Record summary:
Model confidence (mean pLDDT): 85 of 100. The part of an RNA shown here (small-subunit ribosomal RNA, 5' domain) has 478 nucleotides and comes from Candidatus Levybacteria bacterium GW2011_GWA1_37_16.

Context: one part of a larger RNA
RNA sequence: GGAUGAACGCUGGCGGCGUGCCUUAAGCAUGCAAGUCGAAUGGAAAAGUCGCAAGACAAUUUAAUGGCGGACGGGUGAGUAACGCGUAGGUAUCUACCCCCAAGUGGAGAAUAGCUCAUCGAAAGAUGGGGUAAUACUCCAUAGUCUCGUAAGAGUAAAGCACUUAACUGUGCGCUCGGGGAGGAGCCUGCGUCCUAUCAGCUAGUUGGUGGGGUAAUGGCCUACCAAGGCUCUGACGGGUAGCCGGACUGAGAGGUCGAUCGGCCACAACUGCACUGAGACACGGGCAGUACACCUACGGGUGGCAGCAACUGGGAAUAUUGCGCAAUGGACGAAAGUCUGACGCAGCGACGCCGCGUGGAGGAAUAAGGCCUUAGGGUCGUAAACUCCUUUUGCCAAGCCCUCAAAGCUUGGCGAAUAAGCCCCUACUAACUACGUGCCAGAAGUCUCGGUAAUACGUAGGGGGCAAGCGUUAUCC
Numbered sequence: 001g002g003a004u005g006a007a008c009g010c011u012g013g014c015g016g017c018g019u020g021c022c023u024u025a026a027g028c029a030u031g032c033a034a035g036u037c038g039a040a041u042g043g044a045a046a047a048g049u050c051g052c053a054a055g056a057c058a059a060u061u062u063a064a065u066g067g068c069g070g071a072c073g074g075g076u077g078a079g080u081a082a083c084g085c086g087u088a089g090g091u092a093u094c095u096a097c098c099c100c101c102a103a104g105u106g107g108a109g110a111a112u113a114g115c116u117c118a119u120c121g122a123a124a125g126a127u128g129g130g131g132u133a134a135u136a137c138u139c140c141a142u143a144g145u146c147u148c149g150u151a152a153g154a155g156u157a158a159a160g161c162a163c164u165u166a167a168c169u170g171u172g173c174g175c176u177c178g179g180g181g182a183g184g185a186g187c188c189u190g191c192g193u194c195c196u197a198u199c200a201g202c203u204a205g206u207u208g209g210u211g212g213g214g215u216a217a218u219g220g221c222c223u224a225c226c227a228a229g230g231c232u233c234u235g236a237c238g239g240g241u242a243g244c245c246g247g248a249c250u251g252a253g254a255g256g257u258c259g260a261u262c263g264g265c266c267a268c269a270a271c272u273g274c275a276c277u278g279a280g281a282c283a284c285g286g287g288c289a290g291u292a293c294a295c296c297u298a299c300g301g302g303u304g305g306c307a308g309c310a311a312c313u314g315g316g317a318a319u320a321u322u323g324c325g326c327a328a329u330g331g332a333c334g335a336a337a338g339u340c341u342g343a344c345g346c347a348g349c350g351a352c353g354c355c356g357c358g359u360g361g362a363g364g365a366a367u368a369a370g371g372c373c374u375u376a377g378g379g380u381c382g383u384a385a386a387c388u389c390c391u392u393u394u395g396c397c398a399a400g401c402c403c404u405c406a407a408a409g410c411u412u413g414g415c416g417a418a419u420a421a422g423c424c425c426c427u428a429c430u431a432a433c434u435a436c437g438u439g440c441c442a443g444a445a446g447u448c449u450c451g452g453u454a455a456u457a458c459g460u461a462g463g464g465g466g467c468a469a470g471c472g473u474u475a476u477c478c
Base pairs, nucleotide, nucleotide: 001478002477003476004475006474007473008472009471010470013357014356015355016354017353018352019350020349021315026313027312030310031309032308035068036067037066040065041064043062044061045060048057049056050055075268076267077266084193085192086191087190088189089188090187091186093185094184095183098181099180100179101178103176104175105174106140107139108138109137115130116129117128118127119126120125146155147154148153160173161172162171163170194240195239196238201231202230203229206228207227208226209225210224211223212222213221243265244264245263246262247258248257249256250255270291271290272289273288274287293304294303295302296301321347323346324345325344329343330341331340332339333338360390361389362388363387370381371380372379373378395415396414397413398412399411400410401409422467423466424465425464426463428447429446433462434461435460436459437458443450444449
């Protein structure tokens, strides 16, 4: 000198774009953050229409079954020195939705939730009887390019719904089997990836083989038996620290340091373990068990998990609103209308950063008053002010456009120089000097140092220098 997710002191006009718990992966009141589909299903309720009434039709709404989605999106960085990440390869594998190709979509059946009746419980919730539907479930048939098998042969499917037609039918969305693609995922390998030897030896599923199990798949992944291997001064093992990268900062570069925001990968979801469902999880807002903590309780028992968005308590030098909207982009579901979306888009707060603009412009005295200095002549603040003329960025007010008909913005008109300057420094390094006060005191200080009676170094004033809505200080990196 540059840089910062900064903090502190003084000061503070506006706008644009960014950015904002770096500390306790501490604890969390409250609200919201993942639903959707009635064109899969049986019910229930029902505006309204018709009708004298009984009743019929029925928009619409929906608890439950069922389907798809809750494995994405969002957060955090605790753990991890590892095939975790980066890079370059490999294959023994899987892949819902999407696209392409090909074939099919026949028949039958048993239940169950909702509902109803009854019972237990403070609640959370649970149990039993009855009866009901489906794109839920089961069976039979069919079976090729699919699987197993050398072959013969054996084995495995399916579901309907809406609109249309007088009807046959037609169209669309589905369903099943197979092949291919795209995108995604799993696994394996070469190379690279911090400090420490005041850590020198480490290892029994350990290293390899065979049989078996397991997985979508290879493999000590697991198991039985057999062998005795495997790693290591090119640093094993141990200890410490740490998410990794694209990148960021700095530097002429080489290099050094860092890994906030944005993007990719990984890991985690109070802590520990486990599996279920599923194409995909060992699953942040799913389940079970244990532990700690907190809450409710009728003491029998039950409930919870903000490292989602806000908010709160605490910690801290320190970090924001319990805001608005689904109008845009993207996502889930749906045939669609649409619903949901604290993703996202916006707004609010903070000079936290970068950038831009303004705080007026022109004229105006051999130079007012006043301040300061003075050799008392004068010098200086200083064309600075006053004063005259002008302009209206910004500001305030109003209308229109734009917009989610929000804010902001844009256009036009009106008002009025009006609403707007500070901070640090002045011995040298280092741009900028005098007076007074103080008297090794009070104080200053990045370094050398300054101050003990004329201090350009302390304090104040005048003047000057620098930067400027900022200026200094502190911390850290180069």

The source organism's lineage runs through Bacteria, Bacteria candidate phyla and Candidatus Levyibacteriota. Its Rfam family is "Bacterial small subunit ribosomal RNA".